Background: The RNA shown here (c-di-GMP-I riboswitch aptamer) has 86 nucleotides and comes from a Bacillota bacterium. It was read from a public genome assembly, where an Rfam model found it. Model confidence (mean pLDDT): 89 of 100. It matches the Rfam family "c-di-GMP-I riboswitch aptamer". Rfam describes the family as follows. GEMM was predicted in a large-scale screen for bacterial structured RNA regulatory elements.
């Protein structure tokens, strides 16, 4: 060095909840906040999977369908990474 593991170390992210903003929403910025995670770093223009229904389209007006919206901290994959015990 390099693959495979994940002991320790220096650190990283940041879930719930709450303030502000943008969204029709789902969810997303920021801050504060840590439930976690060895990739919880990136791609949703590669597959699935799941959430949302604006705008459409149907309706027995009670509602249904429907992504081009959205989740990478739901997965498969792909491309990048810190450290170095057993």
């Nucleotide at each position: 060095g390099c693959c495979g593991c994940g002991a320790a170390a220096c650190g990283g992210c940041a879930a719930a909840c709450c303030c502000g903003c943008c969204g029709a929403a789902a969810g997303g910025c920021g801050g504060g906040g840590g439930c976690g995670c060895a990739a919880a770093a990136c791609c949703g223009a590669c597959g699935g999977a799941c959430c949302u229904a604006a705008c459409g389209c149907c309706u027995a007006c009670g509602g249904g369908c429907c992504a081009g919206g959205g989740u990478g901290g739901c997965c498969g994959g792909g491309u990048u990474g810190c450290c170095g015990a057993a």